[in-house]
RNA sequence: GCCGACGUAGCUCAGUCGGCAGAGCGGGUCACUCGUAAUGACCAGGUCGGCGGUUCGAUUCCGCCCGUCGGCUCCA
Numbered sequence: 001g002c003c004g005a006c007g008u009a010g011c012u013c014a015g016u017c018g019g020c021a022g023a024g025c026g027g028g029u030c031a032c033u034c035g036u037a038a039u040g041a042c043c044a045g046g047u048c049g050g051c052g053g054u055u056c057g058a059u060u061c062c063g064c065c066c067g068u069c070g071g072c073u074c075c076a
Base pairs, nucleotide, nucleotide: 001072002071003070004069005068006067007066010025011024012023013022019056027043028042029041030040031039049065050064051063052062053061
């Protein structure tokens, strides 16, 4: 330099042939208990990497950029 995959909650990840953003773990509150743990219920937490484009509408489709990972190349 070229090619590909990935980027969504604090962490690990799902999601969608375009139409309300989710799960588990973690955190908080309450219940239960003599108390703790466990268990149960509820709650909070997100510019869906960034900027544009298409569209009535984009996490989803298209382009560019950034980042992470993997592969290929050393030609001038």

RNAcentral holds the sequence, with entries from ENA. This is a predicted structure of a 76-nucleotide RNA (transfer RNA) from an Armatimonadota bacterium. It matches the Rfam family "tRNA". The family's RNA type in Rfam is transfer RNA. Its family is annotated with triplet codon-amino acid adaptor activity in the Gene Ontology.